[in-house]
RNA sequence: AUGGAGAAAAGCUAAACUUCUUGAAGGAAGGACAGAAAGCCACGGGUCUGUAGAGACAGCCGGGUUGCCGAC
Numbered sequence: 001a002u003g004g005a006g007a008a009a010a011g012c013u014a015a016a017c018u019u020c021u022u023g024a025a026g027g028a029a030g031g032a033c034a035g036a037a038a039g040c041c042a043c044g045g046g047u048c049u050g051u052a053g054a055g056a057c058a059g060c061c062g063g064g065u066u067g068c069c070g071a072c
Base pairs, nucleotide, nucleotide: 003072006069012035013034017030018029019028020027021026033059039065040064041063043062044061045060046057047056048055049054
């Protein structure tokens, strides 16, 4: 250098719940269930909001792409 196990460490994300906000899904603050991609992408399936158009969910599954540490 390359491959790479894995929540061990350093960092990271932030479930449920509470408050405010949004027509709603969502968003913000607190909080911390859990996570090795729980970073990003709505491409496919799925779920949610909506009368529909249209949106949301990447911490539902698959796929694409980028990345920290490093048992061996």
The RNA shown here (c-di-GMP-I riboswitch aptamer) has 72 nucleotides and comes from Sulfurovum sp. The coordinates come from a structure-prediction model, not an experiment, and the mean pLDDT is 79. The model forms 94% of the base pairs in the Rfam consensus. It matches the Rfam family "c-di-GMP-I riboswitch aptamer". Rfam describes the family as follows. GEMM was predicted in a large-scale screen for bacterial structured RNA regulatory elements. The sequence was found by an Rfam model in a public genome assembly.